RNAcentral holds the sequence, with entries from ENA and SILVA. A computed fold for a 1472-nucleotide RNA from an uncultured bacterium, annotated as small-subunit ribosomal RNA. Its Rfam family is "Bacterial small subunit ribosomal RNA".
RNA sequence: UUGAUCCUGGCUCAGGACGAAUGCUGGCGGUGCGCUUAAUGCAUGCAAGUUGAGCGAAGCUUCAAGAUAGCUUGCUAUUUUGAAUGACUGAGCGGCGAACGGGUGAGUAACGCGUGAACAAUCUACCUUAAAUAUUAGGAUAGCUCAAGGAAACUUGAAUUAAUACUGAAUAAUCUUUCAAAUUCACAUGAAUUCUAAAGCAAAGGUCAGCCGAUUUAAGAUGAGUUCGCGUUCUAUCAGCUUGUUGGUAAGGUAAUGGCUUACCAAGGCAAUGACGGAUAGCUGGUCUGAGAGGACGAUCAGCCACACUGGGACUGAGACACGGCCCAGACUCCUACGGGAGGCUGCAGCAGGGAAUCUUGUGCAAUGAACGAAAGUUUGACACAGCGACACCGCGUGUGGGAUGACGGAUCUAGGUUUGUAAACCACUUUCAGGAGGGAAGAAAAUGACGGUACCUCCACAAGAAGCCCCGGCCAACUACGUGCCAGCAGCCGCGGUAAUACGUAGGGGGCGAGCAUUGUCCGGAAUUAUUGGGCGUAAAGAGCUCGUAGGCGGUUCAACAAGUCGUUCGUGAAAGUUUAGAGCUCAACUCUAAAAUGUCGAUCGAUACUGUUGUGACUAGAAUACGGUAGAGGUGAGUGGAAUUCAAAGUGUAGCGGUGAAAUGCGUAGAUAUUUUGAGGAACACCAAUUGCGAAGGCAGCUCACUGGGCCGCUAUUGACGCUGAGGAGCGAAAGCUAGGGGAGCAAACAGGAUUAGAUACCCUGGUAGUCCUAGCUGUAAACGAUGGAUACUAGAUGUGGGAUCUGGAUUGACGGAUUCUGUAUCGUAGCUAACGCGUUAAGUAUCCCGCCUGGGGAGUACGGCCGCAAGGCUAAAACUCAAAGGAAUUGACGGGACCCCGCACAAGCGGCGGAGCAUGCGGCUUAAUUCGAUGAUACCCGUAGAACCUUACCUGGACUUGACAUAUAGGGUCAAGCCAUAGAAAUAUGGUGUGCAUUAGCGCCCUAUACAGGUGGUGCAUGGCUGUCGUCAGCUCGUGUCGUGAGAUGUUCGGUUAAGUCCGAUAACGAGCGCAACCCCUAUUUUUAGUUGCCAGCACGUAAUGGUGGGGACUCUAGAAAAACUGCCCGGGUUAACCGGAAGGAAGGUGGGGUCGACGUCAAGUCAGUAUGUCCCUUACGUUCAGGGCUACACACGUAAUACAAUGGAAAAUACAAUGGGUCGCGAAAUCGCGAGAUGAAGCUAAUCUCAAAAAAUUUUCCCAAGUUCGGAUUACAGUCUGCAACUCGACUGUAUGAAGUCGGAAUCGCUAGUAAUCGCUCAUCAGCAUGGAGCGGUGAAUACGUUCCCGGGUCUUGUACACACCGCCCGUCACGCCAUGGAAGCCGGUAGUACCCAAAGCCAGUGUCUCAACUUUCGAGGGAGAGCUGUUUAAGGUAAGAUUGGUAACUGGGGCGAAGUCGUAACA
Repeated sequence: UUGAUCCUGGCUCAGGACGAAUGCUGGCGGUGCGCUUAAUGCAUGCAAGUUGAGCGAAGCUUCAAGAUAGCUUGCUAUUUUGAAUGACUGAGCGGCGAACGGGUGAGUAACGCGUGAACAAUCUACCUUAAAUAUUAGGAUAGCUCAAGGAAACUUGAAUUAAUACUGAAUAAUCUUUCAAAUUCACAUGAAUUCUAAAGCAAAGGUCAGCCGAUUUAAGAUGAGUUCGCGUUCUAUCAGCUUGUUGGUAAGGUAAUGGCUUACCAAGGCAAUGACGGAUAGCUGGUCUGAGAGGACGAUCAGCCACACUGGGACUGAGACACGGCCCAGACUCCUACGGGAGGCUGCAGCAGGGAAUCUUGUGCAAUGAACGAAAGUUUGACACAGCGACACCGCGUGUGGGAUGACGGAUCUAGGUUUGUAAACCACUUUCAGGAGGGAAGAAAAUGACGGUACCUCCACAAGAAGCCCCGGCCAACUACGUGCCAGCAGCCGCGGUAAUACGUAGGGGGCGAGCAUUGUCCGGAAUUAUUGGGCGUAAAGAGCUCGUAGGCGGUUCAACAAGUCGUUCGUGAAAGUUUAGAGCUCAACUCUAAAAUGUCGAUCGAUACUGUUGUGACUAGAAUACGGUAGAGGUGAGUGGAAUUCAAAGUGUAGCGGUGAAAUGCGUAGAUAUUUUGAGGAACACCAAUUGCGAAGGCAGCUCACUGGGCCGCUAUUGACGCUGAGGAGCGAAAGCUAGGGGAGCAAACAGGAUUAGAUACCCUGGUAGUCCUAGCUGUAAACGAUGGAUACUAGAUGUGGGAUCUGGAUUGACGGAUUCUGUAUCGUAGCUAACGCGUUAAGUAUCCCGCCUGGGGAGUACGGCCGCAAGGCUAAAACUCAAAGGAAUUGACGGGACCCCGCACAAGCGGCGGAGCAUGCGGCUUAAUUCGAUGAUACCCGUAGAACCUUACCUGGACUUGACAUAUAGGGUCAAGCCAUAGAAAUAUGGUGUGCAUUAGCGCCCUAUACAGGUGGUGCAUGGCUGUCGUCAGCUCGUGUCGUGAGAUGUUCGGUUAAGUCCGAUAACGAGCGCAACCCCUAUUUUUAGUUGCCAGCACGUAAUGGUGGGGACUCUAGAAAAACUGCCCGGGUUAACCGGAAGGAAGGUGGGGUCGACGUCAAGUCAGUAUGUCCCUUACGUUCAGGGCUACACACGUAAUACAAUGGAAAAUACAAUGGGUCGCGAAAUCGCGAGAUGAAGCUAAUCUCAAAAAAUUUUCCCAAGUUCGGAUUACAGUCUGCAACUCGACUGUAUGAAGUCGGAAUCGCUAGUAAUCGCUCAUCAGCAUGGAGCGGUGAAUACGUUCCCGGGUCUUGUACACACCGCCCGUCACGCCAUGGAAGCCGGUAGUACCCAAAGCCAGUGUCUCAACUUUCGAGGGAGAGCUGUUUAAGGUAAGAUUGGUAACUGGGGCGAAGUCGUAACA
């Protein structure tokens, strides 16, 4: 993630941190920090010098003397010689330093680093301590000078000179080497001391006389070198690596051990506890985070290492294989006279480049430290300071108190107000910081201060100079208005935006932090989301298909010893800084200082011995194993054998079909099938028994017999004596399909063929049919190989069934059989417990221990590449890029199902009558039009809004007019008047003229004009709304409180058994009650009684008429309209649970809700209506408002719905004669009478209505005609003549008369209504209305047929079941193809990188060798010798070259799949 729930599981957020960067903003100070990238290249300056008390020469200065020149005759200048002086200058020789300090992190996975040890295997300049010494001799050389070469760098030659430079000789040891002896000690090789002998080896002086140096030895200190234990990233898709390799002997080499090097000998060494290879990386103290364990990092500071343009090499030296030294090679840059030279910022500044990104070419040696010097001192880009940067941390400020008419302005508004808000103004006060002025440190010990006139102190003036950033849908503190309209945009996740956006943008307001605030990036946390602390694996990801077994891990009882693990004491070390605690110093803090604590899987030492471990040819028997006696079994292998059935073959009988299916066809059959009988052949499988049965490790195993053979179980003693459990690698077994070779082949049957089905049907169905299925020998090695549950051991309630044993027992005995106990299998239910739930539950998924395997979001993918296996098919091992915010488990409520059960309804069926065909009426669509106004559209629009369009209505079109308006209210001002009538113009609205002069009379009301607010809108939005309505549906449902169950959503109640029209009632029941619905109460109707009796009625009495309740009268009846009664399963019988209720009978006007009506639960359809009214919001305002005339809504190739009329004889026509009810009526209904063929006209009585009137009811009944036809049916259409209404019937009314007389002869597929006073049929009334009714609302008259029944269609209800649906099946969803984008695999090739191997060439250098070359010191017999050097040769070797491979990248025509995309195409595989 879901409609909701619980769980699993990932994604995301809230916290902290940073050498950061980016956006907006920016007052001050303190303390820190500042190239994370190009170990890229560097202009310029500086960063290592010092020493004259080691040395000679030179210069400068001073003095004296001389010479020359000028002349103001004692001065100046020049020059020569000599002496002296200096705290002067400096090249050179010499000494010390330059190996420190400073930078960087490329390399390095290593004794590199950390920690702890070791050196009996070592060195150490300067320094300290102690002892000893310094006698003598000599030859050179740089500089300087001269000469030469060169562009330069520089080089060469000659002459000459000094030393604390160099050399010879002497002396010397507790020094070195060699030999011998003794003593002591010891950690293995050994060490120390003493003694004997032999050989060898030193020196330097300077000076201010204080001292500073030189040499040897011994020790210390400091620094360095070497060795070892332990710790130190990822990768097995790197499994084997190694030849100086491992060891020995000898030699060489080094300060020193050592294959460090060489020769010889041996063949070792390392590795699953991860060698070798690859990738990455300086390590640590520590830093960040975290409750901790951990995780990530290794800037600044500190320790160690490595490096210094790249690679190699040595020299000097105490120390280097040397950042600011040398040589060589290479790349690059610069200079050049082209011959040749010079250079190395990973020092401080700085430049270029790269980059998201990181500072001044500053001051000073005052302090601290370093080098040199005896010292003064010099040098020091170490360092101390300043500058730049909000980069980080810390501190301070931007004012404080009062101040309500709650000002103005802004925003909003229900128009009242609210809010901004004590906020401002205003009043009073203060001056931190910044600014101005004055004073002025510490840092310094005698002197010396870059910082710096700095910190700090005092005074002065002014509220004065100093606030922003992010956010306001949820997480997450904080809401309104406007704009926009799936656009623009936002977004960390969920998501927001399609005309009322608290989510976009702006504004007001609010919240948070604050000189900062947000964003981005990275790390830890939350994340128990790698789980040691601290997770899991039946169904969510996860138990290997099974067994054996190696290494490893773990392991029964008891005794003894040891003390490795374990626990404790003491000691050493764990650098400082950091951290924590306490205290102190800067005004506080950051920062700094002092003290303490803490810090290890470390080392040593002394103890303890419970547990683990080790040792013990110690012990034991409960684990395990063996022997013995029984026992069940589809356990395995091989051989043999049996019957049934299918098929085939032969023969007989027999004739037209057989076979097959939902139905058919293909197929077989007259050449004789199918069927049936007999015989034969062949292969495969074993009915019944047979079962939650048995056996096996699993796969699996089934006719019967024999042979061989594995394991289990039970019983009883005996034997061994922990021999055990698990099991990485490894080995074996392992269904089906498949493969190889050879057989076999009856049936079945992939592929294939044909026939059907279908829109198609490469399927399902049918007819055939080959591999295969079978056997032998091999291979393959996988399955939903499942109990989706690894193995072993122990413990923890039971009940029931069943397989195999053993013991006891019952029935007299045996046997069958039954019961009890016990061991071992197998199955169902179930307690505790566990579980997310489902469920598991002594056969655990409970409680524990041991070992192994496996999991860490979905997809990509069990795929690619690599490796191993395989004949192949393929298997095992096994990623990443990219993409999504889910994927998933269990359970819940619904909905749905071409799932199941039950029930209902004019739902079907049974019937009656229609519609669909005709013409006509009416409505809608469409088309047309200037306009044909608008709405309603499956059921639930379509004679609907419209209960009535000629004008009006009217909303539409064309044209003419008006603009405070046709209508309303208010204010201000003004006018005096209205309305009406007449005339003229005009289509009218309207305009002009005339006439006229309302109520009141003071004002004023009314009316009119002007101006302003406003009116007005049938303009949009029914998806912003109220109200009303339709529909499911008059279906029986929909809920709540308390209780109970469940972790929860929820369940229960409302289910179940009956029953009902009904959740109606009864019974049962963890439920008990209640509400809205049902029913009833209400109205009409059916019966009776009673009261009353006019306008109604008239039986009896009376009067009267041609006749009539017409009159008197009457209340009996009808009727009217009030009040009552009556029906309740009340009574009886039967059934049913002694119930509810059902069936039947009686009585009754009516019988089981008597018949109708009103009444419509929770809700559904964003259903309908802004054009009934109301109403938010948007829009129009000389027009989308108002008014007038005419037109249109009435058009007409067409299609649909709904009615009325018909097609006729149950009829039509004519005549005669009966019987209603509901209703309407004064601007009205209108009688009688008269006229007209008629519509109607004239007329006027009566009636405000039980009185008068509309008003005639019609079908019906009786009589006559018509005689089956387009008619005496039918009436459309058309012509003429009229009537009525109305200003007005042309577009466009209704009716009448005469004439005309169309289609139509009962209607295809399909479809509608109706269950009784119903359908059907007949007329009447009313509303609307001037007129107009085939429509609507009502009324009565006549008056049927049928219902067996619930299989099916449709709709609905309860319960149950499945679900991958919840917008709820009009759901969800799969794959190919087409298009676009993205990442990735393969690929002929092409281009690189890295490491290594072999060979070639081989610089510099060390080492070795070397002669006819050269040479001051020493020796010398003067010839030379000794020794050294250059040269040459050799080993080694960097760079370079060649070759074949390895490995790792990039790229590539083409190609493979994958992912994501808008409403594409084809089908419909999955979910019922």